[in-house]
RNA sequence: AGUCGACCAGGUAGUCGCUGUUACCCUUCUUACGAGGGGAUGGCAGAGGAAAGUCCGGGCUCCAAAGGGCAGGGUGCCAGGUAACACCUGGGGGGCGUGAGCCCACGGCAAGUGCAACAGAAAAUAUACCGCCGUAUAACGUAAGUUCUGCGGUAAGGGUGAAAUGGUGCGGUAAGAGCGCACCGCGCUCGUGGUAACACGAAGCGGCAAUGUAAACCCCACCUGGAGCAAGACCAAAUAGGAACCCGCAUAUUGCGGCCCGUAAUUGGGUUCGGGUAGGUCGCUAUAGGUACACGGUGACAUGUAUCACAGAUGAAUGAUUACCCACGACAGAACCCGGCUUAUCGGUCGACU
RNA sequence: GCCGACGUAGCUCAACGGUAGAGCGUCUGAUUUGUAAUCAGAUGGUUGGAGGUUCAAUUCCUCUCGUCGGCUCCA
Numbered sequence: 001a002g003u004c005g006a007c008c009a010g011g012u013a014g015u016c017g018c019u020g021u022u023a024c025c026c027u028u029c030u031u032a033c034g035a036g037g038g039g040a041u042g043g044c045a046g047a048g049g050a051a052a053g054u055c056c057g058g059g060c061u062c063c064a065a066a067g068g069g070c071a072g073g074g075u076g077c078c079a080g081g082u083a084a085c086a087c088c089u090g091g092g093g094g095g096c097g098u099g100a101g102c103c104c105a106c107g108g109c110a111a112g113u114g115c116a117a118c119a120g121a122a123a124a125u126a127u128a129c130c131g132c133c134g135u136a137u138a139a140c141g142u143a144a145g146u147u148c149u150g151c152g153g154u155a156a157g158g159g160u161g162a163a164a165u166g167g168u169g170c171g172g173u174a175a176g177a178g179c180g181c182a183c184c185g186c187g188c189u190c191g192u193g194g195u196a197a198c199a200c201g202a203a204g205c206g207g208c209a210a211u212g213u214a215a216a217c218c219c220c221a222c223c224u225g226g227a228g229c230a231a232g233a234c235c236a237a238a239u240a241g242g243a244a245c246c247c248g249c250a251u252a253u254u255g256c257g258g259c260c261c262g263u264a265a266u267u268g269g270g271u272u273c274g275g276g277u278a279g280g281u282c283g284c285u286a287u288a289g290g291u292a293c294a295c296g297g298u299g300a301c302a303u304g305u306a307u308c309a310c311a312g313a314u315g316a317a318u319g320a321u322u323a324c325c326c327a328c329g330a331c332a333g334a335a336c337c338c339g340g341c342u343u344a345u346c347g348g349u350c351g352a353c354u
Numbered sequence: 355g356c357c358g359a360c361g362u363a364g365c366u367c368a369a370c371g372g373u374a375g376a377g378c379g380u381c382u383g384a385u386u387u388g389u390a391a392u393c394a395g396a397u398g399g400u401u402g403g404a405g406g407u408u409c410a411a412u413u414c415c416u417c418u419c420g421u422c423g424g425c426u427c428c429a
Stems, first nucleotide, its partner, number of pairs: 001354008010325007018046006024039006048331001052342002055340005060228004067261004072224005077091005092106001093104004107219002112217002114213003129158002131154006138147003166184006185208001186206004190201004232282004242273006252266005275428002289308006296301001326329001355425007364378004372409001379397006402418005
């Protein structure tokens, strides 16, 4: 000067509040045990690494524990980890860097179809504008030859474009060309190593057929039912248990939140307007949990033992203020819960390495 | 909290991956004694922002910012 990983996220003390919980006190019911309510008292606890975006995955709940098919969606090198994943680990391939290291939506366009504007002669079964070569006719010229036009050959050279149908060299030819050959590249087959991706091969075959695009349709392999805690369960309170319109009594309607089958239920179903209540309890936080040690594994991780208890609000708490200190304090505030990813972020500490 | 939709000219909206357009508006001119209407012409864009795929992106993909809408219970 950099690279990677882990951690911290102003501190201490006082005062006044807020939420939860526990002890205690008061009070209601009960013979009592016990239960409910209240409290101005004491103790304890009280946001994050991202609580965020809601981008993935799972738990949980309901729809029928969720059945068959189609459509749709997702993932996409290989192997493993995991509850699962688009995450993580290890490996392969490609790219960047002197290096530590970092990045990659990395199956298939030699299955099919589509697209490739403008420019350019030609843009996907390649093509002949200029040029080069041959030839026919005509003109000019003593001649060598030159020029015009037509026909044919040619992809070496020019020019256009993001992209022009392998590269270099030698031979070959009228001029040229994988037309032939050598080397390089490419593809297929075979062999060897590896679980595999893949790698290697003075092995064999193929003159090259095979431009790009699948974050174009699509093909292949695998996965996938839908909705979401405003899910859902219970108690209490209240009423105009109402009106209008549409569909329907059977190939019916509704549910199985796309469609068909299948299946279940049913006299009803949907939309709009109007009416009532907007109180409480559960879900709600102890779980794929944290820490330490041992053991297996390269690792993600798994197993065992010990130990710890770490917010649960519902107009929604986690704050305000005083004093002192310093390195002067960033991004930002839980709302059912976890595992990830991504994005935002002042500064600092430790470890490993170039 | 959960779910969904949308960002293009001053406004309202278009646009198969191939030069970003239309209407209204604004400005100038004509017409009129003057104004409106009408006619002619002009003006106006980082397609919300950043990256990626592609020869090429308003369009396809990812992240991000912003705006809007829906979702309680009873009958």